c-di-AMP riboswitch aptamer (ydaO/yuaA leader) from Streptosporangium amethystogenes, 147 nucleotides, folded computationally.
Rfam family: c-di-AMP riboswitch aptamer (ydaO/yuaA leader). Rfam describes the family as follows. This family represents a conserved RNA structure found upstream of the ydaO and yuaA genes in Bacillus subtilis and related genes in other bacteria.
The source organism's lineage runs through Bacteria, Actinomycetota, Streptosporangiales, Streptosporangiaceae and Streptosporangium.
RNA sequence: AAGCCUGACCCGCCGAAUCUCCCGACAGGGGAACCGGGGACCCAACACGUCCUUCGGGGUGAAUCCGAGUGCCACCGGCGCACCCGGUAGGGCUGCCUCCGGCCCGAACCCGUCAGCUAACCCGGUAGGCGGCCGAGAAGAGGAGCC
Numbered sequence: 001a002a003g004c005c006u007g008a009c010c011c012g013c014c015g016a017a018u019c020u021c022c023c024g025a026c027a028g029g030g031g032a033a034c035c036g037g038g039g040a041c042c043c044a045a046c047a048c049g050u051c052c053u054u055c056g057g058g059g060u061g062a063a064u065c066c067g068a069g070u071g072c073c074a075c076c077g078g079c080g081c082a083c084c085c086g087g088u089a090g091g092g093c094u095g096c097c098u099c100c101g102g103c104c105c106g107a108a109c110c111c112g113u114c115a116g117c118u119a120a121c122c123c124g125g126u127a128g129g130c131g132g133c134c135g136a137g138a139a140g141a142g143g144a145g146c147c
Base pairs, nucleotide, nucleotide: 010132011131012130013129014128018032019031020030021029022028033126034125035124036123037122038121043116056114057111058110059109060108065087066086067085069083070082071081072080073078090105091104092103093102094101100135
């Protein structure tokens, strides 16, 4: 000097998940803001008929759907399960915005037989995970807002 690892400050990203007050402090509680669920009239749906069937329905979220391979179960017959690839509805980043180009995600969890929309009203959440030599830098000026 370079590289790697860890910590702090700062800056930034996904996400609703931030700010503030009470309390000596923790714990606990409140407020603002943002987010989610339940919940009328109206509307929608609900009628009848046929076929198949190994079958609930719903919510948060961008995270749906299709195809191939292997194995298992069943087996005359699959709309089955698991693993693993390819694609895809849809979503994110690229440091003021847009375009272009480039790079990614396309999960997970919850309710518990129950919920369409929905004014009043009722209930709940404010986590977690990452990046910082990268088309992305730093500093200054000005302005706005707040106190």